Context: one part of a larger RNA
């Protein structure tokens, strides 16, 4: 010169896009952020129907059984110097729910149990005993296309691929659209997301120089979705290190983004990818996936209820408190749109997201007026008293017309749902649906309508006067001030930026 998630002085007119705890991963009042499905089930309430007057059926709603999701989404960088992350490989050592292709199948039986209904016990949280029931909960039987294990034969690249023998091993149903439907099981691939494994590269200290006992190895086995000291048990004595181990100190890492001609230094906010974390620390259940932020349990530490027996909680979601700091916002609006959970669908959920609100925190854009207008007004400064200078600047005159009023008024929305069609692909008939927003914009009116803040010795664009008199005081460096100070303080005037300018920090 350039940047910055800045901040602090002084100032402040609009708009648009961004973008806002860099400190205490400190503590939190409160309200919201994961529910859904009645087309799996019983049951209970309500209405209305029809009657056989205690059912039947139809609408609505409710808890609980039952599925699916809660492992995404969103938060934060605290530990991590690691295969942790980036990059290339490898898996003959693996999984993979929903999806998508194919093959084959859906066939008997059976026993609980919530809900519920009596009863107890408790301050509460919650729990107990007995009685009824249902299912796509559960178990248990056949079939076994097939798949699993043991053995054997061939193959091969250690567990691939192909054959053979016994032995195990499935399943569910629902719908007044009865179907080329929605679902269930078995296995074969495929997408797609994972785990694991390896070579590279990946800050600083040697004023850390020697480290290691599950340590390095090998049988055997145990565990895993899987290979493997991941675990055990037994043998062996190994194994790593100046090519820098082990040990301390720092720090998530990357695409990037800053500077820089480049090479390279620098940084990892916001945006995308990856990895760890949910008060600190530990487990494990459940499951296609977790050792789970708003699941469970133990241990600690803090708060909080308590009838003193016991109990409850975790904002590093979104808003908002408090505290610490130089510093960092609304306890707003809507599911119209995108996107994701369930659902067949209507639909319900959704602080993900789309907005709107506050901050000159940054960019980018406008505007504070445009032409004219001398006898150079008054005024100010200044003067060697002639005069010079603000200065066409002002008035005044013409001219648009920010603002603001008023009318009209979006784009973002056609999908989905209806209709035909085969409930496909498709057509395109008729019709709904907007938080922003009466906003943006369009069209008429209509008012001349805020400028500051630094600096003028040199480096650096900018000069006089007055005060002071080594004093107040200035100051990036060099320096200035001790009576004529362009350097301190004011004015007058210039010069640089401009809703900004400066300073302070930090990087190149």
């Nucleotide at each position: 010169g350039g940047g910055u998630g800045a901040a602090c002085g002084c100032u402040g007119g609009c708009g648009g896009c961004g973008u806002g705890c860099u400190u205490a991963a400190g503590a939190c009042a409160u309200g919201c952020a994961a529910g859904u499905c009645g087309a799996a089930c019983g049951g209970c309430c309500u209405g209305a129907a029809g009657c056989u007057u205690g059912c039947u059926u139809c609408a609505g709603g409710c808890a609980g059984u039952g599925g699916c999701g809660c492992a995404c989404g969103g938060g934060u960088g605290a530990g991590u110097a690691g295969c942790g992350c980036g990059u290339g490989a490898c898996u003959g050592a693996c999984c993979u729910g929903c999806c998508c292709c194919a093959a084959a199948g859906u066939c008997g039986c059976g026993g609980a149990u919530a809900a519920c209904u009596g009863g107890c016990c408790g301050a509460a949280a919650g729990g107990u005993c007995a009685g009824c029931u249902a299912a796509u909960a559960c178990g248990u039987g056949a079939u076994g296309u097939g798949c699993u294990g043991u053995c054997c034969u061939c193959u091969c690249u250690u567990g691939u691929g192909a054959g053979g023998c016994c032995a195990g091993u499935a399943a569910a149903g629902g719908c007044u659209a009865u179907g080329a439907c929605c679902g269930c099981u078995u296995u074969g691939g495929g997408a797609u997301g994972g785990g694991g494994u390896u070579g590279c590269g990946u800050u600083c200290c040697a004023u850390c120089a020697g480290c290691u006992a599950g340590u390095u190895g090998g049988u055997g086995g145990g565990g895993u979705a899987a290979a493997g000291g991941c675990c055990c048990a037994c043998c062996a004595a190994g194994g790593c290190g100046a090519c820098g181990a082990c040990g301390g100190a720092u720090a998530a890492c990357c695409g990037g983004c800053c500077u820089g001609a480049g090479a390279g230094g620098g940084u990892g906010g916001c945006c995308g990818g990856u990895c760890a974390c949910a008060g600190g620390g530990g487990c494990a259940c459940u499951g296609a996936g977790a050792c789970a932020c708003g699941g469970g349990u133990c241990c600690c530490a803090c708060u909080c209820c308590u009838a003193c027996g016991g109990g409850a909680g975790g904002c590093a979601g979104c808003a908002g408190u408090u505290a610490g700091g130089a510093a960092u916002c609304u306890u707003c609006c809507c599911c119209a749109a995108u996107g994701g959970a369930c659902g067949a669908a209507a639909g319900u959920c959704u602080g993900a997201g789309g907005g709107a609100g506050c901050g000159a925190c940054g960019c980018c854009g406008c505007g504070u007026g445009a032409g004219g207008g001398a006898u150079g007004a008054a005024g100010g400064u200044u003067u060697u008293c002639g005069g010079a200078u603000c200065g066409u600047a002002a008035a005044c005159c013409u001219c648009u017309g920010a603002a603001u009023c008023a009318g009209g008024g979006a784009c973002g929305a056609a999908a989905g749902g209806c209709g035909g069609g085969a409930c496909a692909a498709c057509c395109g008939g008729a019709g709904a649906u907007g938080a922003c927003g009466g906003u943006a914009c369009c069209u008429g009116a209509g008012u001349a309508a805020u400028a500051g803040c630094a600096c003028c010795g040199g480096c650096u664009a900018a000069c006089u006067c007055c005060g002071u008199g080594c004093c107040a005081g200035c100051a990036g460096c060099c320096g200035c001030g001790g009576u004529a100070a362009u350097a301190c303080g004011g004015a007058g005037g210039g010069u640089g930026c401009a809703a900004g300018c400066g300073u302070u920090a930090c990087c190149c």

Description: A computed fold for a 508-nucleotide part of an RNA from Deinococcus sp. W1.10-137-3, annotated as small-subunit ribosomal RNA, 5' domain. RNAcentral holds the full RNA, with entries from ENA and SILVA.